RNA sequence: UUGAACUCAUAGAGGUGCCUGUCGAAGAACAGGCUGAGAGGCGUGACGCUAACUCUUUGAACCUGAUCCGGAUCGUGCCGGCGUAGGGAAUGGGCCAUGAAACAUA
Numbered sequence: 001u002u003g004a005a006c007u008c009a010u011a012g013a014g015g016u017g018c019c020u021g022u023c024g025a026a027g028a029a030c031a032g033g034c035u036g037a038g039a040g041g042c043g044u045g046a047c048g049c050u051a052a053c054u055c056u057u058u059g060a061a062c063c064u065g066a067u068c069c070g071g072a073u074c075g076u077g078c079c080g081g082c083g084u085a086g087g088g089a090a091u092g093g094g095c096c097a098u099g100a101a102a103c104a105u106a
Stems, first nucleotide, its partner, number of pairs: 001102001006094005011056004017034006023027001040050004062087003068081004
């Protein structure tokens, strides 16, 4: 300056995509790169478990629409639109406009 968060306990929800190279036809591989809070690990038939992370009705975490529309990119939900759409997981306590969190300056 700004103006409503922050935090604890317990419980719950969710995603894991894209590109290049190497090996050479094998991969659920290895190396590097992009976005992101997160792209991890293990096991097994594409699913399960688990870590980290994010989110929980004050709900754009995430799903649907969507094999959608516009723009950019080597490429991809990469960016924007769609979106005041339709769904979506919570309760209790502490602290708090007597000013949280964040940012800037000294």
Description
A computed fold for a 106-nucleotide RNA, annotated as TPP riboswitch aptamer (THI element).